[in-house]
Context: one part of a larger RNA
RNA sequence: GACAAACGCUGGCGGCGCACAUAAGACAUGCAAGUCGAACGGUCUGGCCACCGCCCAACUGCGAAGAUUUAUCUACGUAGAUAAGCGGUAGCCGGAUAGUGGCGGACUGGUGAGUAACGCGUGGGCAACCUGCCUUUAAGAGGGGAAUAACAUUGAGAAAUCAGUGCUAAUACCGCAUAAUUCCAGCCAUCGGCAUCGAUGGUAGGGCAAAGGAGAAAUCCGCUUAAAGAUGGGCCCGCGUCUGAUUAGCUAGUUGGUAGGGUAAAGGCUUACCAAGGCAACGAUCAGUAGCCGAACUGAGAGGUUAAACGGCCACAUUGGGACUGAGAUACGGCCCAGACUCCUACGGGAGGCAGCAGUCGGGAAUAUUGCACAAUGGAGGGAACUCUGAUGCAGUGACGCCGCGUAUAGGAAGAAGGUUUUCGGAUUGUAAACUAUUGUCCAAGGGGAAGAAACAAAUGACAGUACCCUUGGAGGAAGCCCCGGCUAACUACGUGCCAGCAGCCGCGGUAAUACGUAGGGGGCGAGCGUUGUCC
Numbered sequence: 001g002a003c004a005a006a007c008g009c010u011g012g013c014g015g016c017g018c019a020c021a022u023a024a025g026a027c028a029u030g031c032a033a034g035u036c037g038a039a040c041g042g043u044c045u046g047g048c049c050a051c052c053g054c055c056c057a058a059c060u061g062c063g064a065a066g067a068u069u070u071a072u073c074u075a076c077g078u079a080g081a082u083a084a085g086c087g088g089u090a091g092c093c094g095g096a097u098a099g100u101g102g103c104g105g106a107c108u109g110g111u112g113a114g115u116a117a118c119g120c121g122u123g124g125g126c127a128a129c130c131u132g133c134c135u136u137u138a139a140g141a142g143g144g145g146a147a148u149a150a151c152a153u154u155g156a157g158a159a160a161u162c163a164g165u166g167c168u169a170a171u172a173c174c175g176c177a178u179a180a181u182u183c184c185a186g187c188c189a190u191c192g193g194c195a196u197c198g199a200u201g202g203u204a205g206g207g208c209a210a211a212g213g214a215g216a217a218a219u220c221c222g223c224u225u226a227a228a229g230a231u232g233g234g235c236c237c238g239c240g241u242c243u244g245a246u247u248a249g250c251u252a253g254u255u256g257g258u259a260g261g262g263u264a265a266a267g268g269c270u271u272a273c274c275a276a277g278g279c280a281a282c283g284a285u286c287a288g289u290a291g292c293c294g295a296a297c298u299g300a301g302a303g304g305u306u307a308a309a310c311g312g313c314c315a316c317a318u319u320g321g322g323a324c325u326g327a328g329a330u331a332c333g334g335c336c337c338a339g340a341c342u343c344c345u346a347c348g349g350g351a352g353g354c355a356g357c358a359g360u361c362g363g364g365a366a367u368a369u370u371g372c373a374c375a376a377u378g379g380a381g382g383g384a385a386c387u388c389u390g391a392u393g394c395a396g397u398g399a400c401g402c403c404g405c406g407u408a409u410a411g412g413a414a415g416a417a418g419g420u421u422u423u424c425g426g427a428u429u430g431u432a433a434a435c436u437a438u439u440g441u442c443c444a445a446g447g448g449g450a451a452g453a454a455a456c457a458a459a460u461g462a463c464a465g466u467a468c469c470c471u472u473g474g475a476g477g478a479a480g481c482c483c484c485g486g487c488u489a490a491c492u493a494c495g496u497g498c499c500a501g502c503a504g505c506c507g508c509g510g511u512a513a514u515a516c517g518u519a520g521g522g523g524g525c526g527a528g529c530g531u532u533g534u535c536c
Base pairs, nucleotide, nucleotide: 001535002534003533005532006531007530008529009528012405013404014403015402016401017400018398019397020363025361026360027359029358030357031356034103035102036101039100040099042097043096044095045094046093047092048091050089051088052087053086054085059080060079061078062077063076065074066073067072068071110316111315112314119241120240121239122238123237124236125235126234129233130232134229135228136227137226138225139224140223142176144174145173151166152165153164154163155162156161182207183206184205186203187202188201189200190199191198192197212221213220214219242288243287244286249279250278251277254276255275256274257273258272259271260270261269291313292312293311294310295306296305297304298303318339319338320337321336322335341352342351343350344349369395371394372393373392377391378389379388380387381386408438409437410436411435418429419428420427421426442477443473444472445471446470447469448468452463480525481524482523483522484521485506486505487504491520492519493518494517495516501508502507
């Protein structure tokens, strides 16, 4: 000088950062990956319209009893008819959605256990490779089929869940046709190279494709094949990458070859056979430690140290193993098996994985809220509206760090009182205070009030009534910590008497202690100051 710090005393404000270094210990609870109805059949629901059935008022016809003013009125019965209502069926227009299907769950986020390795860094190579979505170009989409979930029903089970039977759709699945500059192995020519070979052109064979949806339409979104690009990856190599020789020999798929297999791809990657090699004092093997780097700290530099935050790469996801799906995983919030642990159970069997964000217990000297919002940036899905997003943006806690500001400013000598000291004259605290005048950063109250919002005309702000501005008020609410023997800036008095104690080193203390304790005074830094730890 620095710190992801901790501890002691103290503590006014703001901005920007940072915050489990220990138990990769165990985890209650909530959330962190969904989305598309414009792929599909259903189911539920709202509206409109048509038909059928039921019910059937007013009304009309007929019958009928009663009343009387003899012409009418009314209860009642029956038939018709329609409005409304209820139920059913079919259609149309919306809304919701468990399931099939598509895309995404391989990104983002976390941690550093393992790893001394082509893991990382750097520079190259692949004539030994892959690449969903995206961009460009060329061509195409003809005609069929069989299922299955949902659903219904039956059964088993405490549950998780499972089984049988029957029905149905698709951009789900499967044949056929067509097609090449693709694939499979060939042949010829030209050019090139790095041994296998590569590029271009020609040539005779064999094989392989597709899906529709929305819209009135135009068209748009998709589908298939091929070529190229971009992006992202895979593999190989040179060099570099901690300590120990009180670790000196190590190695049998080991080193090489042939053949088969496997992979997107070279390769003992794997298998069989053959040979006996390969590494090592320029440190193999073994043991210990450790994620690597850009960077950060320090230093004049060379160098040394660190690997928190931010960024790149790698590895891991309770421990160990395994593959499936897929363009991509051997997959944190997918699957299977085994182990440990926790939970449920009707004891037959099941469920789970915070090293995601909060939070809990534990460990520890020690490290935060079970917050708000998708408004912005970015991501997934969708034609879009939009939905999801503990990524992210914000707020909360903590002087943990850096930076900035304040706790007043000017005048003020009777050098007040009080304190300390004294040679009793004084000295000092000290312009310090009082007192007078002023200011308003911060503070309090009131009023106004953002940018961040752009895409698209409108609408849309979590932060936030925040920042900021104006007015009013009032010095009011805001200073401590360490040190004073030398190193090292800063001295006296009293107490103590090798005691109590101090101390980084030298060393102080045994009766006049500037070194212990207290007080006055002084010095240093200042919302901090000291101590401890670590590095240079």

The part of an RNA shown here (small-subunit ribosomal RNA, 5' domain) has 536 nucleotides and comes from an uncultured bacterium. The full RNA is in RNAcentral, with records from ENA.